[in-house]
RNA sequence: GAAAAAGACGGGCAGAACCGGCGAAAGCCGGCGACGCAAAACUAGAGGGCCUUUGGACGCAAGUCCGUGGCAGCCAGUUGCUCCG
Numbered sequence: 001g002a003a004a005a006a007g008a009c010g011g012g013c014a015g016a017a018c019c020g021g022c023g024a025a026a027g028c029c030g031g032c033g034a035c036g037c038a039a040a041a042c043u044a045g046a047g048g049g050c051c052u053u054u055g056g057a058c059g060c061a062a063g064u065c066c067g068u069g070g071c072a073g074c075c076a077g078u079u080g081c082u083c084c085g
Stems, first nucleotide, its partner, number of pairs: 012037002018031005035073001041078003047075002049071003053067001055066004
């Protein structure tokens, strides 16, 4: 210096549900609330994956594809804090 592991001190974030709002929806914002997280910080124009279907095409229909929109608490990229054994 790198990797793996732990989670000590001080702390950090905030799931689902519920309430209010926006949206066609996925979902997002605020409040409440903590299931969990050692990056549950940032990035959706690095990449992959997943979700939506107001719009368009095809289809008898189920549905499929394109587009729009979204999810990073799915993987991932980037960055950061602590230092007990």
c-di-GMP-I riboswitch aptamer from an uncultured Eubacteriales bacterium, 85 nucleotides, folded computationally. It matches the Rfam family "c-di-GMP-I riboswitch aptamer". Rfam's curators write: GEMM was predicted in a large-scale screen for bacterial structured RNA regulatory elements.